[in-house]
RNA sequence: GGACGCUUAGCUCAGCAGGGAGAGCGUUUCCUUCACACGGAAGAGGUCGUGGGUUCGAACCCCGCAGCGUCCA
Numbered sequence: 001g002g003a004c005g006c007u008u009a010g011c012u013c014a015g016c017a018g019g020g021a022g023a024g025c026g027u028u029u030c031c032u033u034c035a036c037a038c039g040g041a042a043g044a045g046g047u048c049g050u051g052g053g054u055u056c057g058a059a060c061c062c063c064g065c066a067g068c069g070u071c072c073a
Base pairs, nucleotide, nucleotide: 001072002071003070004069005068006067007066010025011024012023013022019056027043028042029041030040031039049065050064051063052062053061
């Protein structure tokens, strides 16, 4: 330098063909216990990497850029 893949909550990842942003773990509060653990209930937490474009509408489609990984040179 080139090809391909990935980037969504603190972490690991879903999101099927464009219309509701989610799960598990973690975390906070409460219940339970003499107390802790386990268990139960509720909650907080996300500019969907970034800048544009298309569209009535974009995490999803198109273009540029950045970061990470694999391969080729």
Transfer RNA from an uncultured Bacilli bacterium, 73 nucleotides, folded computationally. It was read from a public genome assembly. It matches the Rfam family "tRNA". Rfam classes the family as a transfer RNA. The coordinates come from a structure-prediction model, not an experiment, and the mean pLDDT is 82.